[in-house]
RNA sequence: AAGGGCAAACUCAGGGUGACCUGAGGACGCAAAGCCACGGGCCAAUGAGCAAAUGCAAUUGGUAGCCGGGUUCCCGAA
Numbered sequence: 001a002a003g004g005g006c007a008a009a010c011u012c013a014g015g016g017u018g019a020c021c022u023g024a025g026g027a028c029g030c031a032a033a034g035c036c037a038c039g040g041g042c043c044a045a046u047g048a049g050c051a052a053a054u055g056c057a058a059u060u061g062g063u064a065g066c067c068g069g070g071u072u073c074c075c076g077a078a
Stems, first nucleotide, its partner, number of pairs: 005030002010025006028065001034071003038068003041063006049056003
């Protein structure tokens, strides 16, 4: 290289207060777009504390296809 893999938006069905998740369809992309919320970011719910517009702290979640970190791994032509 070739083969093989994953699957954004969107649609349908289901779950969740929500972010979002799961399944099916679908491919924008991806060489770890496999896995882990450890650090930062972003998002949601609550927000009794602080300030008083509403925002912030805090708590609990979500996001690994936001970045960093950790960890594991398929094929193998010239």